This is a predicted structure of a 1433-nucleotide RNA (small-subunit ribosomal RNA) from an uncultured bacterium. Its Rfam family is "Bacterial small subunit ribosomal RNA". Gene Ontology terms of the family: ribosome and structural constituent of ribosome. The RNAcentral record of the sequence draws on ENA and SILVA. Model confidence (mean pLDDT): 84 of 100.
């Protein structure tokens, strides 16, 4: 883009066309092939004449029946049919023809019947019997008859083999109707025409080779055979043994063909409805008669199914004609009108029939045409969205003005009528009337693909062509609104082509994507060097050569009001046949030619094949000496073997195999393959030489040969090795990898197999297309030779590279470049190289080779990441080396889990778990239990009421909030000294509304912040480059660093973020400054103290500078970055610490800090209170903190800090108290005063290894302290109690120096405090560290990938369950075409018999045969207990 379509919404009118695609099943009814009185004779009724009737004659009308033509035409189907068929084109010298047309010639003379009709019977019924009689254009005899037919004879001529034609002669046989008043219409016979048909030939006409051989009337002959209109094996008798097939015979399937129709650009592909040609076919099979013509739709016999009637005796039917009926089916009309027109039948004609035809009805089935209105109209309204401003729908509407198509209503008539008249089923025209009135949907809106927002729902519901949508913000569901697109339609579904160069002729491919046969020999067959001639087959071009049917398609004119539709003309029909020419090319014939290809000589090289021979090494093994305990084997053992003497050594002697170094990146061979040496048969190649042959060539479907290893058959052999098996270990097993044995085999002849990653994943042959290089074999030239070397050239073997090729990778004279011939091979994964059938095999098995089903991919190279139990190079308390911990006890504390009315929630490896929580008795608080309150505890806005209820101050009630009540004052502004008065009504407050409120959910809707890899060195960009791209380069390498730190190469060459620097702190110095800090030295004072005068020296403070950079030497590096040592310095290679955290990752944490979309909730999931819980506890696990003790504990004495805090606060001295602390308050917003005592350490005394003078839990008692209150549930003292625990399995943490370890001190929250925590000070202060094999984790190259939510991937096989589909089967059921015999209607022919005047008829037999019946085969399909793989889930 189409469609004979059907299906779902949805339909105004009109024109033209179309409409049972299925059950060629089955059919009720009615029609569809009549017709003719001018072929006849006769029957009914009328009506005339004649006659008294009977009854004759004429005329009209009907009606059968003889006769003639016509029913072989038109209509319908599409079953069979792959060839008897169809379409082109020939050809019949092998035929035919009624009815039409021309021309000639004829038409005599007689004969019996049969219907009908009378009569008589039989049967239901359809039909029949018998006897009488009748006419013809009906039938028969006889007659005439050729220029007719056969035949035979001769003469001419033409042809295509048989043979044709003409023209003369002989013999033979055959004719006829009549009708009508007339015109006229018939009859016979011969020759010709037109049309119409029989028949034969070339080509061409789907699939299937898993169908390869087929045929016995089969091929020919031969009988003037029969047969026909006519040739013939059509058919019969005989004789031969042919004939067909890879150019696809025979078989299965499936199918009417064609014009043409769709579609395509065009080749093609797919179709055969409608209409048109030709063929089949008429319930199913068979026959044949008539006839000019049938094997005959609507005729006849037979036979089978079916159906109908029936009196059970017997009869009738055949819609695949028109319409119509059930059935079928997704589907497909009216049991209409007319013969008016075209056509056909029959008639002398009028006419008569015609379901052909022409109409009309149904169906939006298909085209086509037309309308449903035009023009104007201010932001209507609703409805949809919204940033709430407003947008959109939309001039759309309402509303004004107008038109008049179509539908309706009325009148009137051309045409369709040719043909004066007559004649219209149906349709057409014109014109008036009235009036916007009756007329619009359907689909889609994620991409692809024109067109988006709301809301609903929540992997549900549902959509989907493909790809995917939906798990709470869905442009994809669905529903509104808007939008596109199409429009009487629109969508879907099914089908064809098209895009698909996705069967490639035009117009593909085959190293890795699917695709080159394992190699070779060679049959068809394909293709073929160079010159000459000749042909004219192929080509070309001409033709005023035939054909290709109308229709169609295409152009032009016309015709219907356009247009679909229809006429006329003209092209077109790509094609067949035929003739002339032309002759370069191809092909045929001939002649020649040498370069292709073969010989020939003369030479070389070589694991090329085949046979026999012969050889050292090794290895066993046998027998013999030496010896005397282990060997052997392994990751590490062990089975194994050894005192019967192995192992090791020497001899000696058998046996099988394989052939070290020579060797190789090398040779040969088709290829698989070929390796010790000799020898003897062979293949094949390469050089040169140009003597021979003269295209003898290349490729090869079948075919035939070879064809590694394993296998297999027989027969040998059999040292090593060694499938299977045996033991040993390894393992969770461990039918395995490692060990000891070990038997097929491995080797040898002789026969199979016949695969292979049989590989260059690359057929074969030929020519041309840049180099460089290296080996192998050969000739040659250069030097006076010769080696050597140089230079050329043939052949063969790598290796690299250029153009071109290629998707890339990659090839690249050894093509995967550029051309030729040839031949194999490929078409999505899987199902499968698999099933079945064939063949091959002795079997394993091999060769050929589907299908259902099932997937939305499979696949190729290449990139970029991530992974690797992969390399390489290097980091990190990552191991290692060292010190302490932890897991084990008690206890704190967080967590699981339990448990409970609640134990509020969050955090979940590392990176949740002493984490939010830096302070849960109330409160906090988010929970649970009660008991209250709703405009709310809290913000804003509006409205109404309002001087009182609000605050205040009391009362009652109550656990409290809270409820419910009583007193009390009004503010503000003008004006007034006041007292008053005048204004506003504004806040409280009370009632409404809108709203507040939510720690209610989603951290997977977020914003911030944060955790983490990782303080780890990466992470990018601009230009240029390179690549088709993705991407790459740079950012690689070399060396260096803590560092993508920096230097050096360099198609890269700069730059951003990160490192690093800058910032802070400490660690030296200097400057300034000097309280409250400090105190040398001066001076004063004290029991004592920087106490005081005062000093700025020190310490300190805190401002500000210096200093440190590989600068300096020395050495290593590449003349370099840098590294390594040194010296000087406080301090040395970033000096120490902090702050700082690159793109990015984790859908990582948080909605309970905070903000925030969306949802949800409103007398409650909000708010207020009381009391409870967040502290339960059989347990388990993380984090700690005290121990287990002697480097310890205990007491007494003595000493030294840093940083921090202090006013609801630190709080000194003093004074009670054994203490906790109490009284009390001096002093201090603090370098001043306090907190404050540092501990560890030091000394010096006690304990003496003991569950202890360790440990210090748990209980008990008695106190202290905050607090509105310590039951649950606080901390502290103080006596008493004295638990576990004696150093911790498997496992497991930190830590590289002022570190670990250890020891006290501060502070944040905070009444208080569960603080052993978190964060900070400082004292005392080690120990290791070869080192980079493992362990964890990181950075860069690299490299393999089938991974990309990235190895926590990814996937693979069995078994378990379910669903499909299929092979396999003991079998059973059914098609389908044979073949064999059996039977054998009806019928045609032959025979025999009856019969007749003849024609006919009538019986029997033979042949053939339809059904049928019976048999063994062959296909092909259904089913099957049970199996066998297969796909999804």
């Nucleotide at each position: 883009c189409c469609u004979g379509a059907a299906c779902g919404c949805u339909g105004g009118c009109g024109g033209c066309g179309u409409g049972g695609c299925u059950a060629a099943g089955a059919c009720a009814u009615g029609c569809a092939a009549g017709u003719c009185g001018u072929a006849c004779g006769g029957g009914g009724c009328c009506g005339g004449c004649a006659g008294c009737a009977a009854u004759g004659c004429c005329g009209g009308c009907c009606c059968a029946g003889u006769g003639g033509c016509g029913g072989a035409c038109g209509g319908g189907u599409g079953a069979g049919u792959a060839a008897u068929g169809a379409a082109u084109c020939g050809c019949u010298a092998a035929c035919g023809u009624a009815c039409c047309c021309c021309g000639g010639g004829c038409u005599c003379c007689g004969g019996g019947a049969c219907a009908g009709c009378c009569g008589g019977c039989c049967g239901a019924a359809a039909g029949g019997c018998c006897g009488g009689g009748u006419a013809a254009u009906a039938c028969c005899g006889g007659a005439u008859g050729a220029c007719g037919u056969g035949u035979c004879g001769g003469a001419g001529g033409g042809g295509c083999a048989u043979c044709c034609c003409u023209c003369c002669g002989a013999u033979c046989c055959c004719a006829a109707a009549g009708g009508g008043c007339a015109a006229c219409c018939g009859g016979c016979c011969c020759g010709g025409g037109a049309g119409c048909g029989g028949g034969c030939g070339a080509u061409u006409u789907c699939g299937u080779a898993u169908c390869a051989g087929c045929u016995u009337g089969u091929u020919g002959g031969u009988g003037c055979g029969g047969g026909u209109a006519a040739c013939g094996g059509c058919c019969c008798a005989c004789c031969a043994a042919g004939g067909c097939g890879a150019c696809g015979a025979c078989g299965c399937g499936u199918a009417g063909c064609u014009g043409g129709u769709c579609u395509g650009a065009g080749a093609g592909g797919a179709c055969g409805g409608c209409c048109a040609g030709c063929c089949a076919c008429a319930u199913u099979g068979g026959g044949a008669c008539u006839g000019a013509g049938a094997c005959a739709c609507u005729g006849c016999c037979c036979a089978g199914a079916c159906u109908c009637c029936u009196a059970c005796g017997g009869g009738g039917g055949g819609c695949u004609g028109c319409a119509g009926u059930a059935a079928c089916g997704a589907a497909u009309c009216u049991u209409c009108c007319g013969c008016a027109a075209u056509g056909c039948a029959c008639g002398c004609a009028a006419g008569u029939g015609u379901g052909a035809c022409g109409g009309a009805g149904c169906g939006a089935c298909g085209c086509c045409g037309c309308g449903u209105g035009g023009a104007g109209g201010u932001u209507a309204a609703g409805u949809c969205c919204u940033u709430c401003g407003g947008g959109a729908u939309g001039u759309a509407a309402a509303c004004u003005c107008c038109u008049g198509u179509c539908a309706g209503g009325g009148g009137c008539u051309a045409c369709c009528a040719a043909g004066u008249u007559c004649u219209g089923a149906g349709g057409a025209g014109c014109c008036c009337c009235a009036g916007a009135g009756g007329a619009a949907g359907g689909c889609a809106c994620g991409g692809c693909u024109a067109a988006c927002u709301c809301u609903g729902u929540g992997c549900c519901a549902g959509c989907a062509g493909c790809c995917g949508c939906g798990g709470u913000a869905a442009u994809a569901c669905a529903g509104a609104g808007g939008u596109g697109c199409c429009g009487a339609g629109c969508g879907u579904u099914a089908g064809g082509c098209g895009g698909a160069a996705u069967c490639a002729c035009u117009g593909g491919g085959c190293u890795u994507a699917a695709a080159g046969c394992g190699c070779g020999u060679g049959u068809a067959a394909g293709c073929g060097g160079g010159u000459c001639g000749u042909u004219a087959a192929g080509u070309g071009u001409c033709c005023g050569c035939g054909u290709g049917a109308a229709a169609u398609c295409c152009c032009a004119c016309g015709g219907c009001u356009c247009a679909a539709c229809c006429g006329u003309g003209g092209a077109a029909c790509g094609g067949c046949c035929g003739g002339g020419c032309a002759u370069a090319c191809u092909g045929g014939c001939g002649a020649c030619c040498u370069u292709g290809a073969g010989g020939c000589a003369u030479u070389c090289a070589g694991g090329g094949g085949c046979g026999a021979g012969c050889g050292g090494a090794a290895c066993a093994a046998a027998c013999g000496g030496u010896g005397g305990a282990g060997c052997g084997g392994u990751g590490a053992a062990a089975u194994g073997c050894g005192u019967a003497g192995a192992u090791a050594u020497c001899g000696u002697u058998u046996g099988g195999a394989a052939c070290g170094c020579c060797g190789a990146c090398g040779g040969u061979g088709a290829a698989a393959a070929c390796a010790g040496c000799u020898c003897g048969c062979u293949g094949g190649g390469a050089a040169u030489g140009u003597c021979c042959u003269g295209a003898c060539g290349c490729u090869g479907a079948g075919a035939c040969g070879c064809g590694a290893a394993a296998g297999c058959c027989a027969g040998g052999g059999g040292a090593g090795c060694g499938a299977a098996c045996g033991g040993g270990a390894u393992u969770a097993g461990a039918u395995a990898c490692c060990c000891c044995g070990g038997u097929a085999g491995u080797c040898c002849u002789g026969g199979c197999c016949c695969u292979a990653a049989a590989c260059g994943a690359u057929g074969u042959c030929c020519a041309c297309u840049a180099g460089g290089u290296c080996g192998c074999g050969g000739c040659g030239g250069c030097u006076c030779u010769g080696a050597c070397g140089c230079c050329g050239u043939c052949g063969c073997g790598g290796c690299c590279g250029g153009a071109g090729c290629a998707a890339a990778a990659g090839u690249g004279u050894u093509a995967a470049g550029u051309g030729g011939a040839c031949c194999g091979c490929c078409u999505g994964g899987g199902a499968a190289g698999u099933a079945c059938g064939g063949u091959c095999g002795c079997a394993a098995g091999g060769c050929u080779a589907a299908a259902a089903c099932u997937c939305a991919a499979a696949g190729g190279a290449a990139u970029u990441g991530a992974c690797g139990g992969g390399g390489g190079c290097u980091c990190a308390c990552a191991c290692a080396a060292g010190c302490g911990g932890u897991g084990g006890a008690g206890c704190a504390u967080g967590u699981g889990g339990u448990u409970u009315a609640a134990u509020u929630c969050g955090a979940a490896g590392c990176a949740a778990c002493g984490c939010g929580c830096g302070g849960a008795a109330c409160c906090u608080u988010a929970c649970c239990u009660g008991g209250g309150c709703u405009u709310g505890a809290c913000a804003u806005g509006c409205c109404c009421g309002g001087a009182u209820u609000a605050u205040c101050c009391u009362u009652g009630u109550g656990a409290a909030a809270g409820c419910a009540g009583g007193g009390u004052a009004c503010a503000g502004c003008c004006c007034g000294c006041a007292a008053g008065g005048g204004c506003c009504g504004g806040a409280a407050c009370g009632g409404g509304u809108a709203c507040a409120g939510g720690u209610g959910c989603u951290g997977c809707a977020u914003g911030g912040c944060u955790g983490u890899c990782g303080u780890c060195a990466g992470c990018u960009c601009g230009u240029g480059u390179c690549g088709u791209g993705a991407g790459a380069u740079g950012u690689c390498g070399g060396g260096u660093u803590a560092a993508g730190u920096c230097c050096c190469u360099u198609a890269a060459c700069g730059a951003g973020c990160g490192a690093a620097a800058c910032c802070u702190u400490u660690g030296c110095c200097c400057u300034c400054a000097g309280u409250u800090a400090c105190c040398a030295g001066c001076g004063g004072g004290u029991c004592a103290u920087g106490c005081c005068g005062g000093g700025g020296a020190c310490u300190c403070u805190g401002a500000g500078g210096g200093g440190a950079c590989c600068g300096c030497c020395g050495g290593u590096g590449u003349c370099a970055a840098a590294c390594c040592g040194g010296a000087g310095g406080a301090a040395g290679g970033u000096g120490g610490a902090g702050a700082u955290g690159a793109c990015g990752u984790c859908a990582a944490g948080u909605c309970c800090u905070c903000a925030u979309g969306g949802c949800c909730u409103u007398u409650a999931u909000g708010c207020c209170c009381a009391g409870g819980g967040c502290c339960a506890c059989a347990c388990a696990c993380g984090u700690g903190c005290u121990a287990c003790a002697a480097u310890g504990c205990c007491g007494u004495c003595g000493a030294c800090a840093g940083a921090g805090c202090g006013a609801g606060c630190c709080g000194a001295g003093g004074c009670c108290g054994c203490g906790a602390g109490g009284c009390g308050g001096a002093g201090g917003a603090a370098a001043u005063c306090g907190c404050a005592g540092a501990a560890a350490u030091g000394a010096c005394g006690g304990c003496u290894c003991a569950g202890u003078u360790c440990g210090g839990a748990u209980c008990g008692g008695a106190g202290g302290c905050u607090g509105c209150a310590a039951c649950c549930c606080g901390c502290c003292u103080c006596c008493g109690u004295g638990a576990a625990g004696c150093u911790g399995g498997a496992a497991u943490c930190g830590c590289u120096a002022g570190u670990a370890a250890u020891c006290g001190c501060g502070u944040a929250u905070c009444a208080g405090c569960c603080a052993c925590g978190a964060c900070g000070c400082g004292g005392u202060g080690a120990a290791u560290g070869u080192g980079u094999u493992c362990c964890u984790g990181a950075g860069c190259c690299u490299u393999g990938u089938a991974c990309a939510c990235a190895c926590c991937g990814c996937c693979c096989g069995u078994c378990a369950a379910g669903u499909c589909a299929u092979g396999g089967g003991a079998g059973c059921c059914g098609g389908g075409a044979a073949c064999g015999g059996c039977c054998g209607a009806a019928g045609u022919g032959g025979c025999c018999c009856c019969g007749c005047c003849a024609c006919a008829g009538g019986g029997g037999u033979c042949c053939c045969u339809a059904c049928g019946c019976c048999g063994g085969g062959c296909u092909c399909g259904g089913u099957g207990a049970c199996u066998g793989g297969g796909a999804c889930u």